[in-house]
Molecule: THF (Tetrahydrofolate) riboswitch aptamer
RNA sequence: UACAGAGUAAACGUACGUGCGUUAAGUGUUCAUGGGACGGGGAGUUGCCUGUGGGACGAAAACCCUUGUGGUUGCGGUUCGUAUGUUGCAUCCCGCUGGA
Numbered sequence: 001u002a003c004a005g006a007g008u009a010a011a012c013g014u015a016c017g018u019g020c021g022u023u024a025a026g027u028g029u030u031c032a033u034g035g036g037a038c039g040g041g042g043a044g045u046u047g048c049c050u051g052u053g054g055g056a057c058g059a060a061a062a063c064c065c066u067u068g069u070g071g072u073u074g075c076g077g078u079u080c081g082u083a084u085g086u087u088g089c090a091u092c093c094c095g096c097u098g099g100a
Stems, first nucleotide, its partner, number of pairs: 001100001003098003010087008019078001020076003029055008040094004061073004065068001
């Protein structure tokens, strides 16, 4: 000097456990606005996550008796946790590893 390579946060799937809702919150969608994260270091998007406010859309209940703030089985693109799998720096510079 050129070439090759490694590693993160996180996101998602599945299983189990757990909570909530079923008097419809949540999830998903959209608009406005704020914030955050993005390999070891620096920068960082039109990508990702998220708080707040608004809009549109929208649902699966059934059974039991001891009649309760009850229980059981379901249902919800439902919450959280654990395990596991998949994907994984947008991009730029530096660093690291390898042989040349």